Context: one part of a larger RNA
RNA sequence: GACGAACGCUUUCGGCGUGCUUAACACAUGCAAGUCGAACGGAAAGGCCUGUGCUUGCACGGGUACUCGAGUGGCGAACGGGUGAGUAACACGUGGGUGAUCUGCCCUUCACUUCGGGAUAAGCCUGGGAAACUGGGUCUAAUACUGGAUAGGACCAUCGUUUAGUGUCGGUGGUGGAAAGUUUUUCGGUGGAGGAUGAGCUCGCGGCCUAUCAGCUUGUUGGUGGGGUAAUGGCCUACCAAGGCGACGACGGGUAGCCGGCCUGAGAGGGCGACCGGCCACACUGGGACUGAGACACGGCCCAGACUCCUACGGGAGGCAGCAGUGGGGAAUAUUGCACAAUGGGGGAAACCCUGAUGCAGCGACGCCGCGUGGGGGAUGACGGCCUUCGGGUUGUAAACCUCUUUCAGUAGGGAAGAAGCGAAAGUGACGGUACCUGCAGAAGAAGUACCGGCUAACUACGUGCCAGCAGCCGCGGUAAUACGUAGGGUACUAGCGUUGUCC
Numbered sequence: 001g002a003c004g005a006a007c008g009c010u011u012u013c014g015g016c017g018u019g020c021u022u023a024a025c026a027c028a029u030g031c032a033a034g035u036c037g038a039a040c041g042g043a044a045a046g047g048c049c050u051g052u053g054c055u056u057g058c059a060c061g062g063g064u065a066c067u068c069g070a071g072u073g074g075c076g077a078a079c080g081g082g083u084g085a086g087u088a089a090c091a092c093g094u095g096g097g098u099g100a101u102c103u104g105c106c107c108u109u110c111a112c113u114u115c116g117g118g119a120u121a122a123g124c125c126u127g128g129g130a131a132a133c134u135g136g137g138u139c140u141a142a143u144a145c146u147g148g149a150u151a152g153g154a155c156c157a158u159c160g161u162u163u164a165g166u167g168u169c170g171g172u173g174g175u176g177g178a179a180a181g182u183u184u185u186u187c188g189g190u191g192g193a194g195g196a197u198g199a200g201c202u203c204g205c206g207g208c209c210u211a212u213c214a215g216c217u218u219g220u221u222g223g224u225g226g227g228g229u230a231a232u233g234g235c236c237u238a239c240c241a242a243g244g245c246g247a248c249g250a251c252g253g254g255u256a257g258c259c260g261g262c263c264u265g266a267g268a269g270g271g272c273g274a275c276c277g278g279c280c281a282c283a284c285u286g287g288g289a290c291u292g293a294g295a296c297a298c299g300g301c302c303c304a305g306a307c308u309c310c311u312a313c314g315g316g317a318g319g320c321a322g323c324a325g326u327g328g329g330g331a332a333u334a335u336u337g338c339a340c341a342a343u344g345g346g347g348g349a350a351a352c353c354c355u356g357a358u359g360c361a362g363c364g365a366c367g368c369c370g371c372g373u374g375g376g377g378g379a380u381g382a383c384g385g386c387c388u389u390c391g392g393g394u395u396g397u398a399a400a401c402c403u404c405u406u407u408c409a410g411u412a413g414g415g416a417a418g419a420a421g422c423g424a425a426a427g428u429g430a431c432g433g434u435a436c437c438u439g440c441a442g443a444a445g446a447a448g449u450a451c452c453g454g455c456u457a458a459c460u461a462c463g464u465g466c467c468a469g470c471a472g473c474c475g476c477g478g479u480a481a482u483a484c485g486u487a488g489g490g491u492a493c494u495a496g497c498g499u500u501g502u503c504c
Base pairs, nucleotide, nucleotide: 001503002502003501005500006499007498008497009496013370014369015368016367017366018364019363020329025327026326027325029324030323031322034075035074036073039072040071042068043067046066047064048063049062050061051060052059053058054057082282083281084280092206093205094204095203096202097201098200101199102198106195107194108193109192110191111190112189113188114148115147116146117145123138124137125136126135127134128133154175155174156173157172158171159170160169162167181187208254209253210252215245216244217243220242221241222240223239224238225237226236227235257279258278259277260276261272262271263270264269284305285304286303287302288301307318308317309316310315335361337360338359339358343357344355345354346353347352374404375403376402377401384395385394386393387392408445410440411439412438413437414436418431421428422427448493449492450491451490452489453474454473455472459488460487461486462485463484469476470475
């Protein structure tokens, strides 16, 4: 000098930041991922219209499609948010390669969008179960599923061209692949090419400690055939060879997410990796795949385990390292708040819906910054306190007193920008009656903490008497203590000041 700090004493206000560093301990409760009726069959609840019964606001029936529970279907749920357990590794950083690859939505461009079919959920009927849930029968729709047609092209083989090469372009043969509607437009669907974005794989180099770890390795190192993948590869498998790594530190052990950066320092360097941003890993513990453009998937599924809960004992349910919040641990770390108004995200043609992302508010001097606690005058140097050589000195222009001002806080009135947008229009701001502006009153409501032997700025008195105590080091205290305790005075910093811890 610095800090995500803690502790002690103290505390007017505001702005901007920041706040479980410990138990990746366990979690009550609420919320954190939905949306589309312009894909579909529909109508359980509500609204509206209507009829009947009447008990006059209820029951029953019909209609409407204003809407819409549940369901089929589409997109999203792989983002956003959290945490740092694991990981010494192509995990990260940086620079390359991919002639070894994929990429939904989006953009550009070329072409097409044809003819059919059978189901099934919901519904209705009927069973099982305490529940979670589930069986059977029957009916129905689609942008759900599926058969055929057509398609330059796609894929495979081969030949030529070009290339260092498996890339490019062209020829021949074979294989066999599309489509979806809705509507007023619009919006869609399918195949091909290119782009953009995102991702996978791979390589060079770089960044911890330990030799009281010296040898390590059998899918191990390489090859061939095969499998697998979007894709290279011992990634996997069969066979063959016997290799591969290592004092330039293999293997083992310990520790640790990495970086942009942050702190310190003149620099070189040293330390750290909170907040913010990028990458990675994880989601009760371990394992596994499914769906999908993308996951081996925090708020999906299956299995095993530990734990908690429900149970009719047969069987079931759960996962806060999301936002709040609770218990626990700890020196220690906040509200079960408001709003989608803005920014961004998902769905939708849109209106709009959802969004604990985000925007805000609350709490904490935890940090940084700013402001105030008054300004001017005022000597009889008052009273009081303290000291005293008893003369006086000091507190001290300090107070009183006179005069002036009113920041901030208070109070009254006015009162935003953020609104671009959306909507036919009316209208539409969580923050917030906030910021800000104006008026009013009155010096009024607002100062502490540590230290004063030397280092080190700042001294006297009393008490105590090697006691009580102080202390960072040297050291003070045993009767005149500037070092202990108190008081007066002083010094330093100031809404803070000290102490402790850690780093330079």

Predicted 3D model of a 504-nucleotide part of an RNA (small-subunit ribosomal RNA, 5' domain) from an uncultured bacterium. The RNAcentral record of the full RNA draws on ENA, Greengenes and SILVA. Rfam family: Bacterial small subunit ribosomal RNA.